[in-house]
RNA sequence: CGGGCCAUAGCGUAAUGGUAGCGCACAAGGCUGGGGGUCUUGUAGCCCGGGUUCGAUUCCCGGUGGCCCGA
Numbered sequence: 001c002g003g004g005c006c007a008u009a010g011c012g013u014a015a016u017g018g019u020a021g022c023g024c025a026c027a028a029g030g031c032u033g034g035g036g037g038u039c040u041u042g043u044a045g046c047c048c049g050g051g052u053u054c055g056a057u058u059c060c061c062g063g064u065g066g067c068c069c070g071a
Stems, first nucleotide, its partner, number of pairs: 001070007010024004018054001026042006047063005
């Protein structure tokens, strides 16, 4: 310098145009004498900017960061 893949909640991950789910963790409560365990409820997220669209996490362009390949 060129190319590919990736970026979603505190952590790990799904969803690929139409309300963003799941597990662990966290908070409150129930069961238990307490702890542990279990159950219920809840908090919390689409890397940044622009474009397309009635509508963008998703498609397009640019940027940032990470990993890999080539030179």
The RNA shown here (transfer RNA) has 71 nucleotides and comes from Candidatus Sungbacteria bacterium RIFCSPLOWO2_02_FULL_51_17. Rfam family: tRNA. By type it is a transfer RNA. The prediction has a mean pLDDT of 81. The source organism's lineage runs through Bacteria, Bacteria candidate phyla and Candidatus Sungiibacteriota.